[in-house]
RNA sequence: GGUGUGGUACCCAAGCGGUAAGGGAUCGGUCUGCAAAACCGUCAUUGGUUGGUUCGACUCCAAUCCACACCU
Numbered sequence: 001g002g003u004g005u006g007g008u009a010c011c012c013a014a015g016c017g018g019u020a021a022g023g024g025a026u027c028g029g030u031c032u033g034c035a036a037a038a039c040c041g042u043c044a045u046u047g048g049u050u051g052g053u054u055c056g057a058c059u060c061c062a063a064u065c066c067a068c069a070c071c072u
Base pairs, nucleotide, nucleotide: 001071002070003069004068005067006066007065010024011023012022018055027041028040029039030038048064049063050062051061052060
């Protein structure tokens, strides 16, 4: 330098055009003599960034940044 994959919440992670699941953590609550466990609730509408396509974009396209792998 080239190619490919990935970037989604504090952490892990799904989704492949119709306004973002789940698990863990945190916080609040129930329970308990107090805790732990269990159960219930809470937590991203700037989805790496900037544009474009579309009635509508996490999803498609372009550029760009970062990480990893491969090729040279």
The RNA shown here (transfer RNA) has 72 nucleotides and comes from Treponema sp. JC4. Its mean pLDDT, the model's own confidence on a scale to 100, is 81. Its Rfam family is "tRNA". Rfam describes the family as follows. Transfer RNA (tRNA) molecules are approximately 80 nucleotides in length. Gene Ontology term of the family: triplet codon-amino acid adaptor activity. Rfam classes the family as a transfer RNA. RNAcentral records the identical sequence in 2 taxa.